[in-house]
This record gives sequence, C1' cells and structure tokens, in this order.
RNA sequence: GCCGCGAUAGCUCAGUGGUAGAGCACCUCCAUGGUAAGGAGGGGGUCUUGGGUUCAAAUCCCAAUCGUGGCU
Repeated sequence: GCCGCGAUAGCUCAGUGGUAGAGCACCUCCAUGGUAAGGAGGGGGUCUUGGGUUCAAAUCCCAAUCGUGGCU
C1' cells in the first nucleotide's frame, strides 16, 4: 500500500428497512434469625463519526476513525 471482518447497555453478544433486545452486572421489593441461592419488578443505549438513498436506516450506499486478520 491492497483486501476481508468488526464497532449496539457497565461486560459478552443478538437484532439483515417499520418506535432497539437477551444473559450477566446494577437498583427496589419478596423471602431468611442473617447471608448465598431463588422469585417479582425497575433503571440504563446520540446503535463509532460525517454524508447519501428512502415515507421510514442499527440495518442499504460512500467516506473517515479505531480494532482485528490476511496479502505484498
């Protein structure tokens, strides 16, 4: 230098055009003599950034940044 893949909640990851979800973690309650485990509920995300397409974009297109792998 060229090519591929990835970037979504505190962490690990789903979501392939129609108002963004799970597990763990966190908070409250239940329960216990008290913990742990367990049960019920809840909070938390400008979907890396900037443009474009579309009635509508996390999702499609272009560019950039960062990470990762390959080729030279």